[in-house]
A computed fold for a 73-nucleotide RNA from a Candidatus Parcubacteria bacterium, annotated as transfer RNA. The RNAcentral record of the sequence draws on ENA. The prediction has a mean pLDDT of 81.
């Protein structure tokens, strides 16, 4: 320099077949106990790496560019 994969909640990770952003765990509150631990319940938490186009509508399609991880040279 060339291909190639991945980036989505404090963390692992679904959702990519365009039409309301989720689950599991941590956090935080409640209930349960003499008190924790375990169980239950509930609210919160995201401008879906940047920028841009397309589309009525983009996390999901195209481009651009960061970052990381691996191939070839």
């Nucleotide at each position: 320099g060339c291909c190639g994969a991945u980036g989505u909640a404090g963390c692992u990770c679904a959702g990519c077949u365009g039409a309301u952003a989720g689950a599991g765990c941590a956090g935080u509150c409640c209930c349960u106990u003499c008190g924790u631990a375990a169980g239950g319940g509930a609210a919160a938490g995201g401008u879906c790496g940047u920028g841009g186009g397309u589309u009525u509508g983009a996390a999901u399609c195209c481009c651009u560019c960061c970052a990381u991880c691996g191939g070839c040279u």